[in-house]
Context: one part of a larger RNA
Molecule: large-subunit ribosomal RNA, domain II
Organism: Candidatus Woesearchaeota archaeon
């Protein structure tokens, strides 16, 4: 893991709603007690106001629901009145009439308690350890072998005499190599071991050394050469018991079925932001007793948002004119007065162009009132009142706002949706498209889509694309951009063109002259000026190459052929390029020249959608029969109704001619679930109708157990 067992809202005091009784202006008794009767102690209820002293509720009239021809009208609702308090008084505040409680038993909730189970880390008290360690104290015991080679001392040199010196002698040391012992440095073999750590290398080994055995220090306290180390595998405060089921606004989990409705994630407070209390939204139950509204028209209103404007205001803002010297500065002319011109300033003219905090205008949409229509409602809405509640971490799209460079950001306002909605698209994809599933057949559509995976058109009409574009992109951004295209399609202006155009080919393409100037040269063609004139069908004082100038090519321009449309912009469509990423790769794929794009027109596939047939349940209506809904998605969560297990009164049964149980197969109910038939079993067991629970399992890193 897995299978079987166990495995979580429970009691009791009070309180508060609802159900049902019983009694009723009363109701109920607790201890105790003859267990009957009592028990008038006490509780609540039948009067309130007021801190309190103390004061203390006469009834009237109207409207009206069911009813009912109607006067009327139980309840219901208004007015007036009345208690009381405060007040000088107007007031105002709580009460009040024909009354409705209380007890019991079930059961919703609330608070006290362990309080639906399970889980802390801690805190406090008593005790128990120093047989591990850590340190002290007593009394013990251990340190192969070998190096080195102080002091001292001796003998010899040496001095006046030391001093020194040398060669022995000795044998010092927290000296040195290394055994035992102690440690525990580096490697990682082992790691299901030999071992909660070994092994291998190292460290250090006559000392602050190692080691027995006995003592002593105990928990906010011991030890400590200090690491918060150690204090029995346990230490930033031990261990064992207890306070104790400490709390736990946190995590998990919380066991049987089916109906009928269904949320919130927002506003306030709160040391409040993981949670809570109010309010909103949900559900239930009562009351009221006629209107109620998300739709839509139409009319009125209200408004200062889009957009627009600028001699309408406040601000900003291009450019060019003008007057004014009105603060001022520069330059200039002058002895100076002063003059000129400029840059400033202020105002006028014309021109351009903004604003969330500008508005002379000004929409749609919106808000509100009323009227019609439409829905809903006397089968009872809206509206009041009461029990129960979840939620108070949202998220998505689309509109419009605010931060931000932006984000699958953030943070608003308005709707839709997911949450809490499944089904059909969208290759796969909570919130994109279509659409809300009671159940079972059938049919028809919806988005989408019809070559083949894979259900329907290898449909039809016109056109386009050659890019497999379609259908991969990338970082910013988006309709694959700005730019570009002599790709191709189309549409218009011009313009040329049988008096023959475009384009190709034949022919010519002359002369003054090699214009003047520079210049080494300059001859159409380095540069500079001018660019006339003749001849002609045309032919530049040259379009380009070309030469050292020349010189030869060659355009323009003209003609000759040829014989039908050509050009120049301009805008439009569809296509190209633009246009780069890291394993090989995605138009879902396959693979398509339509099976692609544009436009259009029939088919026909496609959902749980809507249609028809049959039926279940709800909810109404009805005395049934029948019928009606424009009812039956659904987390949290409200309410309602049932199956199951034990255990028991009371009634009734079954069973060794087979009881539970188990294991098959069958019936039958929407479901929990019940029954039959066999088989194994070999002694218990059921039904109906009450009570009462230790009552239902598949999760809790759940517990035990098996495996």
């Nucleotide at each position: 893991g897995u299978c079987g067992g166990g495995g979580a809202g429970u009691g009791u005091a009070u309180u508060u709603g609802a159900g049902u009784a019983g009694c009723g202006a009363g109701g109920a008794u607790a201890a105790c007690u003859a267990c009957a009767a009592g028990g008038u102690a006490u509780c609540c209820g039948a009067a309130g106001g007021g801190a309190a002293a103390c004061c203390a509720a006469a009834u009237g009239c109207c409207c009206g629901c069911a009813a009912g021809c109607a006067a009327u009208g139980a309840g219901g609702g208004g007015c007036a009145g009345g208690g009381u308090a405060u007040g000088a008084a107007a007031g105002u505040g709580c009460c009040u009439g024909c009354u409705a409680g209380u007890u019991a038993c079930u059961u919703g909730g609330a608070u006290a308690c362990a309080a639906c189970c399970c889980g802390a880390a801690g805190c406090c008290g008593c005790u128990u350890g120093a047989u591990c360690u850590a340190g002290g104290c007593c009394a013990g015991g251990a340190u192969a072998a070998g190096g080195u080679g102080a002091a001292g001392c001796c003998c010899u040199g040496g001095u006046a005499a030391a001093a020194c010196a040398g060669g022995g002698u000795g044998g010092a040391g927290g000296c040195c190599u290394g055994c035992a012992g102690a440690g525990g440095u580096g490697u990682u073999a082992c790691g299901g071991g030999c071992a909660a750590g070994u092994a291998u290398u190292c460290u250090u080994c006559u000392a602050a050394u190692c080691u027995u055995g006995g003592u002593c220090u105990a928990g906010g306290g011991g030890u400590g050469a200090a690491a918060a180390g150690c204090c029995a595998a346990u230490c930033g405060a031990a261990a064992g018991c207890g306070g104790c089921g400490a709390u736990a606004g946190c995590u998990g989990g919380u066991u049987c079925c089916u109906g009928c409705c269904a949320a919130a994630a927002u506003u306030g407070g709160c040391c409040g932001u993981a949670g809570u209390c109010a309010a909103g939204c949900c559900u239930c139950u009562g009351g009221c007793g006629a209107g109620a509204u998300a739709g839509u028209u139409a009319a009125g209103a209200u408004g200062g948002u889009a957009a627009a404007g600028a001699u309408a205001c406040g601000g900003a803002u291009u450019g060019g004119g003008g007057a004014u010297u009105u603060a001022g500065g520069g330059u200039c002319c002058g002895a100076a007065a002063g003059g000129a011109u400029u840059c400033g300033g202020u105002c006028c003219c014309c021109u351009g162009u903004c604003c969330a905090a500008c508005u002379c205008u000004a929409a749609a949409u919106g808000u509100c009132u009323u009227a019609a229509c439409a829905u809903c409602g006397u089968a009872g809405a809206c509206c009041c009142a009461g029990g129960g509640a979840g939620a108070c971490g949202g998220g998505g799209g689309c509109a419009c706002g605010g931060g931000g460079u932006a984000a699958g950001c953030u943070u608003g306002u308005g709707u839709c949706c997911c949450u809490a909605c499944a089904g059909g698209g969208g290759a796969a994809c909570a919130a994109c498209c279509c659409a809300g599933a009671c159940u079972g057949c059938a049919g028809u559509u919806a988005a989408g889509g019809u070559c083949c995976c894979a259900a329907a058109a290898u449909a039809c009409c016109a056109g386009u694309c050659a890019a497999g574009u379609g259908u991969g992109a990338a970082a910013g951004g988006g309709u694959g951009a700005a730019g570009a295209g002599u790709g191709u399609u189309c549409a218009c202006c011009g313009c040329c063109u049988a008096a023959g155009a475009c384009a190709g080919c034949g022919a010519g393409g002359a002369g003054g002259u090699u214009g003047g100037c520079u210049u080494a040269g300059a001859a159409g063609c380095a540069g500079c000026c001018a660019c006339c004139c003749u001849u002609u069908a045309a032919a530049a004082a040259g379009u380009g190459c070309g030469u050292a100038a020349c010189a030869g090519c060659u355009u323009a321009c003209u003609u000759g052929u040829c014989g039908a449309g050509g050009u120049u912009g301009u805008g439009a469509g569809c296509c190209u390029c633009u246009a780069a990423a890291a394993u090989g790769g995605a138009c879902g794929g396959g693979g398509c020249u339509a099976a692609a794009c544009u436009g259009g027109u029939u088919a026909c596939c496609g959902a749980u959608a809507c249609u028809g047939c049959a039926g279940a349940c709800u909810u109404c209506u009805g005395a049934a029969a029948a019928g009606a809904a424009u009812g039956u998605g659904a987390u949290a969560g409200g309410c309602a109704g049932g199956c199951g297990u034990u255990c028991u009164g009371c009634a009734a049964g079954g069973g060794c001619a087979g009881a539970a149980a188990c294991g098959a197969u069958c019936u039958u109910g929407a479901a929990a679930g019940a029954g039959a038939u066999u088989g194994u079993g070999g002694a218990c067991c059921u039904u109906g109708u009450g009570g009462a629970a230790a009552u239902g399992a598949g999760a809790a890193u759940c517990c035990c157990g098996a495996u």